[in-house]
RNA sequence: GAUAGUGGCGAACGGGUGAGUAACACGUGGAUAACCUACCUUUAAGUGGGGGAUAAUAUCUCGAAAGGGGAACUAAUACCGCAUGAUCUUUUUUUGCACAUGUGAAAAAAGUAAAGAGGACCUCUACUUGUAAGUUCUCGCUUUUAGAUGGGUCCGCGGUCCAUUAGCUAGUUGGUGCGGUAACGGCGCACCAAGGUUAUGAUGGAUAGCCGGCUUGAGAGAGUCAACGGCCACACUGGGACUGAGAUACGGCCCAGACUCCUACGGGAGGCAGCAGUAGGGAAUCUUGCGCAAUGACCGAAAGGUUAACGCAGCAACGCCGCGUGGGUGAUGAAGGUCUUCGGAUUGUAAAACCCUGUCUUCCAAGAAGAAUGGCUUUUAAAACAAUAAGUUAAAAGUCUGACUGUAUUGGAGGAGGAAGCCCUGGCUAACUCCGUGUCAGCAGCUGCGGUAAUACGGAGAGGGCAAGCGUUGUCCGGAAUUACUGGGCGUAAAGAGCGCGUAGGUGGUUGACUAAGUUAAAUGUGAAACUUUUCGGCUUAACCGGAAACCUGCGUUUAAAACUAGUCAGCUAGAGUAUAGAAGAGGAGAAUGGAAUUCCUAGUGUAGCGGUGAAAUGCGUAGAUAUUAGGAAGAACACCAGUGGCGAAGGCGAUUCUCUAGUCUAAUACUGACACUGUGGCGCGAAAGCUAGGGGAGCAAACGGGAUUAGAGACCCCGGUAGUCCUAGCCAUAAACGAUGGACACUGAGUACAGGGGGUGUUAAAACUUUUUGUGCUGAAGCUAACGCGUUAAGUGUCCCGCCUGGGGAGUACGGUCGCAAGGCUGAAACUCAAAGGAAUUGACGGGGGCCCGCACAAGCGGUGGAGCAUGUGGUUCAAUUCGAUGCUACACGAAAAACCUUACCGGGGUUUGACAUGCACUGGACAGCUCUGGAAACAGAGUCUUCUUUACGGACCGGUGCACAGGUGCUGCAUGGCUGUCGUCAGCUCGUGUCGUGAGAUGUUGGGUUAAGUCCCGCAACGAGCGCAACCCUUAUUUUUAGUUGCCAUCAGGUUAAGCUGGGCACUCUAGAGAGACUGCCGGUUUCAAGCCGGAGGAAGGUGGGGAUGACGUCAAGUCCUCAUGGCCUUUAUAUCCCGGGCUACACACGUGCUACAAUGGCUGAUACAAAGGGUCGCGAAACCGCAAGGUGGAGCUAAUCUCAAAAAGUCGGUCAUAGUUCGGAUUGUAGGCUGCAAUUCGCCUACAUGAAUGUUGGAAUCGCUAGUAAUCACGGAUCAGCAUGCCGUGGUGAAUACGUUCCCGGGCCUUGUACACACCGCCCGUCACACCAACCGAGCUGAAUGCACUCGAAGUCAUUAUUCUAACCCGUUUCGGCGGGAGGAAGGUGCCUAAGGUGUGUUUAGUAAGGGGGGUG
Repeated sequence: GAUAGUGGCGAACGGGUGAGUAACACGUGGAUAACCUACCUUUAAGUGGGGGAUAAUAUCUCGAAAGGGGAACUAAUACCGCAUGAUCUUUUUUUGCACAUGUGAAAAAAGUAAAGAGGACCUCUACUUGUAAGUUCUCGCUUUUAGAUGGGUCCGCGGUCCAUUAGCUAGUUGGUGCGGUAACGGCGCACCAAGGUUAUGAUGGAUAGCCGGCUUGAGAGAGUCAACGGCCACACUGGGACUGAGAUACGGCCCAGACUCCUACGGGAGGCAGCAGUAGGGAAUCUUGCGCAAUGACCGAAAGGUUAACGCAGCAACGCCGCGUGGGUGAUGAAGGUCUUCGGAUUGUAAAACCCUGUCUUCCAAGAAGAAUGGCUUUUAAAACAAUAAGUUAAAAGUCUGACUGUAUUGGAGGAGGAAGCCCUGGCUAACUCCGUGUCAGCAGCUGCGGUAAUACGGAGAGGGCAAGCGUUGUCCGGAAUUACUGGGCGUAAAGAGCGCGUAGGUGGUUGACUAAGUUAAAUGUGAAACUUUUCGGCUUAACCGGAAACCUGCGUUUAAAACUAGUCAGCUAGAGUAUAGAAGAGGAGAAUGGAAUUCCUAGUGUAGCGGUGAAAUGCGUAGAUAUUAGGAAGAACACCAGUGGCGAAGGCGAUUCUCUAGUCUAAUACUGACACUGUGGCGCGAAAGCUAGGGGAGCAAACGGGAUUAGAGACCCCGGUAGUCCUAGCCAUAAACGAUGGACACUGAGUACAGGGGGUGUUAAAACUUUUUGUGCUGAAGCUAACGCGUUAAGUGUCCCGCCUGGGGAGUACGGUCGCAAGGCUGAAACUCAAAGGAAUUGACGGGGGCCCGCACAAGCGGUGGAGCAUGUGGUUCAAUUCGAUGCUACACGAAAAACCUUACCGGGGUUUGACAUGCACUGGACAGCUCUGGAAACAGAGUCUUCUUUACGGACCGGUGCACAGGUGCUGCAUGGCUGUCGUCAGCUCGUGUCGUGAGAUGUUGGGUUAAGUCCCGCAACGAGCGCAACCCUUAUUUUUAGUUGCCAUCAGGUUAAGCUGGGCACUCUAGAGAGACUGCCGGUUUCAAGCCGGAGGAAGGUGGGGAUGACGUCAAGUCCUCAUGGCCUUUAUAUCCCGGGCUACACACGUGCUACAAUGGCUGAUACAAAGGGUCGCGAAACCGCAAGGUGGAGCUAAUCUCAAAAAGUCGGUCAUAGUUCGGAUUGUAGGCUGCAAUUCGCCUACAUGAAUGUUGGAAUCGCUAGUAAUCACGGAUCAGCAUGCCGUGGUGAAUACGUUCCCGGGCCUUGUACACACCGCCCGUCACACCAACCGAGCUGAAUGCACUCGAAGUCAUUAUUCUAACCCGUUUCGGCGGGAGGAAGGUGCCUAAGGUGUGUUUAGUAAGGGGGGUG
C1' cells in the first nucleotide's frame, strides 16, 4: 500500500415507473393544548471506576455448490454491571392564568448516563537533557435547553361517470375501562347502550395517479398530465417483521406462489418500472460512449474516495430558432418545350454571356471562457492559552486542477464552385390549358367528377402555396349559440306529464327595531419555484438564458358598513282565507216515478206476399206472415226544449221528483293577519275497449254463418247472430286523454255577440239606455312568430316553480327492475346504418276534388273501318342483298310529285388510285374530243386515223400526264349543332318596366263582377303602363258600280248556212280583270250597373269575326331530320372513295295500318239525250277523215293558246231488259291473242279483245273513324311527278241530305279554387310479405374463462401472549478447597395459543368469449 474482518456513518437520499388508488391520495386553507426528528446550530452539565465475550487468525470437519459446524486464542468508540447526577422522566401537594381535555411557577419523593481518539507544550507538580501526571487544542461520547430541517396525525372546502347500483352497516355508531402507539382514536380487547349513514346520492359497479401547469378558446369553458417542478403509490406477485432517528426498505432479510438458471438430484441461485444494451410485441422511440473538470450527494479532521445523480459527446429534420444554396448587368425577347384564331402568345431577365462577392462546406494556421469564493505552500494578523508551540479564524502572494477539445472564435487560401424539394390548381380555396381515357381506369375532406370535346381521372406545359422541408394519417380544442352560466328551446319543426291534492325543496306582500350568515370595503397572512405577460439585460441575431415587476381571479384572520337577501322580535292589510245575505247550473252519489218507441207473447180482423238492394238473393210467410186492433211482458235510452248555451280539475255530465253533498259567482260590512305560489318523490281521480265474480239481456252488435259484389272479397251492401253494451263488487291506467298551447301573479289600444250577477237612469210594471264584474266566442292596434298564425281566455311584456327536448332509422324495441289475474303499463338503451328526416310557405304538375267554360268531345244523325278480294305501306321472317330513315296520339298511299336500266345509297363480279368532282404550285406534253378496228358483259385496255387558239417573244386560255398540297365519303354522332318541320293548338294564353306587399321563394298587375270566338271589351281594384299572341290589315268567294271590250259575248240592225256569233256591226247582257262601293251592332225595340254586351226586328246580295284560306305567342316532347342543305368532333384514304355489268329494294307461313272494288233492283246491262269548273300543251296538245271489235294505228288542219287542242263530263233524264239468284251481282285468278312506251318489259310496266268467273263476299265480332251546310254522302274532270306506269297525292266543279234535347258521362283543352308525402312532376311517389347475399345486436340447451361476496377447512413466515421442556459468559445471592458449584433475575431454543397470506371445498353475484337453433332489425 492492497485485501479480508471488527466497529462507525450512509445505504429511508439521489435515479426509475404509474400497476394499484375515487382515497384526507391530491390541491388549498387550518389544527396538533395529541406527536417524533440522526447529522447541524444553540443552552446547561458530565465523560469516574470495572467486567465478560467475539470476528479476523490458526486448526479439525460436512457439502457438488451455495454455504456451514466443532473446538482454541485476541482487541476496541463492539457488549454488560456499578458509582455520580439534574432545570430530564414519573408521582403527589400548593398556586397564577386560561377554561376544551390544559398551561406557567414553586415544593417534596422516586427513577435515570457516558467512550474514547489524534496532536502540541512544560506555566504549575514529580523524576530531571526529556518524559509522566499535568496544561492546552481538535474530533468524539452521555444527559439536557432552545432552534432549524424533515416528517406523523386530524379537520373545512374542491375536482370523474352510471339510479337499468336504493338502501348500506355488528367493531358497525357511541360510552366506560384496560391495552397499544412517537402520538389522538374501535387502533385492539372486555362490558353497556342501539345506534350510524343515505335522494345535497350512501352502498355497489366502471374508469383514473393528483397538482403547478400544457393545448385550445375573445372569454366563460373544453381537453390533457409527455418534458420541468411538488405530492402520492409501486419495485416479479402476495404476506411479514427485523435493524434503524427515519423503512414495513428498487440494487436488505424471512415465508408462500409463478417463472428462469445451476446441480453430483441431496440441494441451491435470481428479480433492469437505475444507466447503456438484448429479445419480443408494435405504426413507432437512441450509444453496451467520455468524465467526476463543474454543480450537488455520502463518508472522512483532511488530503481524498465513491457517485450511469450530473456535466458532456453520439444517433434521429422529432420540435424551436438562425443561415445558405449566390449578387449585378443582360432582348435577337435565342434554342427547346407548351398552346394557338397560325398572326402569335408563354416559359422569360429566366438561360447563355460579361462583371462581382465569399456566408456555410473544403484546406492551412492561431486559439479561448467555463477555474477559484477550491486544494497545496509561504507570509502577516487576531482571540483563547503559561506559551513565540499546536490548532482555529482572517488577509495577501505563489502554485495545481478541463471530460467537452484543438471545441467556440479569429486570420489566410481557393473557387459559383459542393447544396431544392413537396403539395395543390371544379366550388369551399390562392392558382388553367392541351393530350390520353370513355361510368373504364381512377379521384374524393364535403358537394360530387368520369357514359367521346373531363380546368375534378392519368401525363405534359403553365400557374399557386409553403420551403429544408412538404403532404397524409391519428388525437384534442375551435368554428358549434350543436347542452345555451356567459348564451337555446317546447301550438304546427324534437319537446307541456291525461288531470288534481299535497310532502321535501325553491320562491315570496308591507312597516319598524336588533343581529351580521350571505353581501360590500380596508388591512394582513398564504397562494413554492419554474411557466405565462410586461420590461431590462447576456450569447453577432434568434431560439435559449438571467434580473425585476405584474399575475396567480383562491383560501384564512382581523376591522368596518347595514342598503338588499336571510335570521329574531313587534306591527299592518292591498295577497289568501272565514262569517252574513243572495244567484245560476246536464257538478257528484243514492232512492223513487214517468211516457213515446223497439222486440216478444196472447187474441181478433185479414190474405199472399213481406223484407231488402244500385240490382238481387239469403231470410220470414198458407203450420196464415207483412199490415191492422186490443191486452200483456221485458230491458235499454231519455225526442221536442237544445243554443260556437251551462257545470266540472280533467275524464266527463242531458226525462221527472226527493234526500245527501262539492265547487263557482255577486253585494256589503266584520274578522284572522302572509296563513301564499309551485311542487321531485308520494297519494287520488281517470273515456272506450279488455279482465274476474254474480245478475240482467229489448235493441244494437266484434267473432261467426249465409246471400251478394268481385279476378279474388278474409271488406264495403244485405239476412241472421254470440261475447259485449246495462247493474253490483273489484281490477286495468291507456287515447289525436288536443287548445297538439303546464300552473300562479302583474302589466299592455279597441270593437262586438252570448250566458250568470250587481249599480244607475227610466217605467205602474216592463222594454230600452248606461255602467261594472265573472265566464264563453268572434274581428283585430302594438308586439311576437321561420312562416302559418297568436293577439287582456297571448304564442305580447316580466317574475317564480315544475315537467320535457337535443339529427333520422334501429325503437318506445332489447335486457334489467317494478306494477298487473291476464292483456299489458311505467322506466328505457346500445351495436349497426343513412346524410338527411322534419316544419311553414311558394310556383307548377296531378286528383276516380269542387266551380265556370269550350271543342264532331259526348249525345242526335249520315256514311265508313274492323269480315271478303285486290292495291299500297309497316312489322316479322327469308335472302348474297332484300339500302336507309320514320315507331302511341304526332310512324305505317310517311321521306318517295313515279325503284324495269338509270335513280340506288344495298349485294355479287370486273376495273381505277391526285382519283367521277374543286383549287393551287412545280415539271412536262399537246389540243381535248371525235371517228374506225380488235378483245370484253360493260367499264376499260390496245391499235389506227385526225388534230389547237391568242401573242413578236416570254407568257396566257384549254386539255392530258407526273409529283406535292389535297379531293371524296348517302361513313358515325339529330344526345355536340344551324336551318327546316311535326305536336299540344289557331288553344288564349305568355311576359316585361316602374311601383307596392312579403325575411324570402314569390305575389300584385293577369284575380273579382259581367261579357266574348278571344287576357274580346266594360266596371271595380295598389296598381299604372307596355310587349309577343287574339282581332284587324292580305288572298279568295258572295252583291254592285265604274273603266276596258279580244281570242270572250250577241239584246237590237243587216247578210248568210242543213246547222252554227259564221260574217258586217255592237259592247246592252254574260264573262274577263283593274279600280271602287258595301257590313259598322250603324238604326229601332227589349234587357243589363242603363257599361261592355246580349236578344228580337227593319233595311240589305250578305248581320253580328258573312264562308274559306294564308297567318302558329312564351314554351313542351334531349320529338324528327348529319340520307335535301350547312356544320363541330371522330373514322376512312389502292378504300367506308370512284366506274361498269348483273341482281336486289317487287321475296312470303304470317300480323297490323291506309285505301280501292263489291256484296246489288235508290241496282246491273243496253239505246237515246242534257248541263260544268279548274287546269295542261311545241322534245308538246293533236282536230277532221280513214283502218281496227278494242287498246290503238294512219293522218297531220290548227295551236306558244279566253282563238287550236286534251275534251267524252259523269251521276242525271227518257225508253228497253233482268226479278232476288252467288245471279245479266261481283270481278279476283288464269289462258290465248294483241296494243303502247322504251336500248331493254324474264325477274318487274300499263292497256285491249275473247275465254275463265274466285271469296267464311248476301252489309261484316269485340272495338273503332270522319262529318254541323253547299258540309257529309255520291258523281265525274284536271294537274304535278312522268319515256311508260295511281285505287295514292293536290285541285275542280255536278247532284246534294239528316241531326244537334242538351253538357250527366268518355276524350282533349282554358280560368279560378282546394288537397298533396309528386317536381324525371300520377307512366309520379311509395308500403309490406316472399326469394337471395352480407352485417351487427337480442334470446338460447349449454360450454369455457375472469373478477368478487359469503360459509367452512387448512394454515407458512412473523409479531404478541404463554410455557410443568432444554440450554444459558457478564448482574445478584449463597457456598467454596478460590479452580468452581448451587440458586435467582434476565436471555435463547423448542412447544402451545390468537391473528393471518397463498391453497382447498361448497354456494351465490357480476362480467367476457363461444354455441346447435330461434325471432326481429339494417343494407343491397